This is a predicted structure of a 165-nucleotide RNA (SAM riboswitch aptamer (S box leader)) from an Anaerolineales bacterium.
NCBI's taxonomy places the organism under Bacteria, Bacillati, Chloroflexota, Anaerolineae, Anaerolineales.
The model forms 97% of the base pairs in the Rfam consensus.
RNA sequence: UGCUCAUCCAGAGAAGCUGAGGGACCGACCCUGUGACGCUUCGGCAACCGAGUAGCAGUUAGCGAUUAGCCAUCAGCCAUCAGCGUUUCGCUGAAAGCUGAUCGCCAAAAGUUGAAAGCUAAAACUGGUGCCAAUUUCGGCAGACAGAUGUCUGGGAGAUGAGAG
Numbered sequence: 001u002g003c004u005c006a007u008c009c010a011g012a013g014a015a016g017c018u019g020a021g022g023g024a025c026c027g028a029c030c031c032u033g034u035g036a037c038g039c040u041u042c043g044g045c046a047a048c049c050g051a052g053u054a055g056c057a058g059u060u061a062g063c064g065a066u067u068a069g070c071c072a073u074c075a076g077c078c079a080u081c082a083g084c085g086u087u088u089c090g091c092u093g094a095a096a097g098c099u100g101a102u103c104g105c106c107a108a109a110a111g112u113u114g115a116a117a118g119c120u121a122a123a124a125c126u127g128g129u130g131c132c133a134a135u136u137u138c139g140g141c142a143g144a145c146a147g148a149u150g151u152c153u154g155g156g157a158g159a160u161g162a163g164a165g
Base pairs, nucleotide, nucleotide: 001165003163004162005161006160007159008158013042014041015040016039017038021031022030023029025140026139027138028137043132044131045130047129048128049127050125053121054120055119056118061113062112063111066108067107069105070104072102073101074100075099076098077097080094081093082092083091084090085089136157141154142153143152144151145150
């Protein structure tokens, strides 16, 4: 110094120095020699950033005794079918189905290991900024409602913080 995002009706004091304007601009209206604004010291407020506490949570994720399911292979049983033979029987083969075992896949699961980040809330940290009259003092552009002046909403401009430049 521009861009993006967020917030801006709450809150918060004194002393010292200086000495005339200040509230960003314009209009209004305020503050101010009963010392404004500015600077310094101490104090305070609490919006952002950083750190930290609690909750979401023993959460995401990994492992996992065990239980159930699917596929394949092997073995056994067997309704049935075919062939052969010494033919109311025997042998061989196929085969829906059942049982068991093995491997693989997959669901749940006691237990076990155990994050990172985010959100919410409270307090206020030797922290970095910011702020400590009046809504950003109000308006300044647009719209709606009203129908003298007004109210509301949204913009614009401004201030502060954060981010990448």